[in-house]
Context: one part of a larger RNA
RNA sequence: CCCUCGUUAAGGAACUCGGCAAUCUAACCCCGUAACUUCGGGAGAAGGGGGCCCACCUUUAAUAAGGUGGGGACACAAAAUUGGCCCAGGCGACUGUUUAACAAAAACACAGGUCUCUGCUAAAGCGAAAAAGCUGAAAUAUAGAGGCUGAUACCUGCCCGGUGCCAGAAGGUUAAGGAGAGAGGUUAGGAUGGUAACAUUCGAAGCUUUGAACCGAAGCCCUGGUGAACGGCGGCCGUAACUAUAACGGUCCUAAGGUAGCGAAGUCCCUUGUCGGGUAAGUUCCGACCUGCACGAAAGGUGUAACGACCUGGGCGCUGUCUCAACGAGGGACUCG
Numbered sequence: 001c002c003c004u005c006g007u008u009a010a011g012g013a014a015c016u017c018g019g020c021a022a023u024c025u026a027a028c029c030c031c032g033u034a035a036c037u038u039c040g041g042g043a044g045a046a047g048g049g050g051g052c053c054c055a056c057c058u059u060u061a062a063u064a065a066g067g068u069g070g071g072g073a074c075a076c077a078a079a080a081u082u083g084g085c086c087c088a089g090g091c092g093a094c095u096g097u098u099u100a101a102c103a104a105a106a107a108c109a110c111a112g113g114u115c116u117c118u119g120c121u122a123a124a125g126c127g128a129a130a131a132a133g134c135u136g137a138a139a140u141a142u143a144g145a146g147g148c149u150g151a152u153a154c155c156u157g158c159c160c161g162g163u164g165c166c167a168g169a170a171g172g173u174u175a176a177g178g179a180g181a182g183a184g185g186u187u188a189g190g191a192u193g194g195u196a197a198c199a200u201u202c203g204a205a206g207c208u209u210u211g212a213a214c215c216g217a218a219g220c221c222c223u224g225g226u227g228a229a230c231g232g233c234g235g236c237c238g239u240a241a242c243u244a245u246a247a248c249g250g251u252c253c254u255a256a257g258g259u260a261g262c263g264a265a266g267u268c269c270c271u272u273g274u275c276g277g278g279u280a281a282g283u284u285c286c287g288a289c290c291u292g293c294a295c296g297a298a299a300g301g302u303g304u305a306a307c308g309a310c311c312u313g314g315g316c317g318c319u320g321u322c323u324c325a326a327c328g329a330g331g332g333a334c335u336c337g
Stems, first nucleotide, its partner, number of pairs: 001332008010323002014321001019318001028050004036041001038151001052071007072076001084316007091308002096108002112149007124135003153302003157233003162230002164226005171221003177215002182210005189202005234252005261295001262292001273289005
């Protein structure tokens, strides 16, 4: 000097990103217990008091329990074990689950809500490629599967123009296939020229290559619907008898221009916004305001009792976290052997 412990004057968070760590508290009995609340809770809220030994009394079957008096100790739950508490806010309702070995959370799940699919050889899924077979299910729409949301409470606005899905079938377009007008190739043969060889040309049937019209489903175009489907939810100018602001008006664009609620938010760049509270002093925190760079309604909106090894701010208690360090114990390091 290091590790693991123990104690500490006065102060008591001045430490620090942050009370991290370590104290404090603690079991049992009695008293007492607020806001809020889904009336269950909150709650062990908080905050107080008690305890050993002896004698007597009450009580009891006997202990226990209680009362009165007395006694001793530094210390009476005499050891070990054994909640610190409160206030406010955010998120998630809750118990649960998770990154075995850097993340336990506000992430996942959840009960509840809602949408879609599925009539049973169901849908959905597994299974070499259209298999058999299997799950679903020895179930049957109060069932099963998938998506989103996520207790409860109050609610969930406008837009169907684009994309998706659903429905429709009049018209347009349209594949394979059908159909086969026509065209080409081949050549039995013919024609012309030539003595011939051969050259040029025409060409049936068959075979073959190609092939127009016409017929031809779904789909697409088309017509509607649909948002707890994917998604989207404006700009400029003027106007009131101080000023300011604009209930009001005009205009452009759009499918429609963000409703309720919330709002410097875990979302606000400017920004340490402004005001208030708390502090001697507060970029954090709480309450407001609204100028929302860039909240917003099941990628849910706003509240909410209870709950949380969650996150944030404050307070009481408590302490070697600190002012500021000291001493002690055990084990190392170190020196010697």
A computed fold for a 337-nucleotide part of an RNA from a Dehalococcoidia bacterium, annotated as large-subunit ribosomal RNA, domain IV. The organism belongs to Dehalococcoidia, within Bacteria. It matches the Rfam family "Bacterial large subunit ribosomal RNA".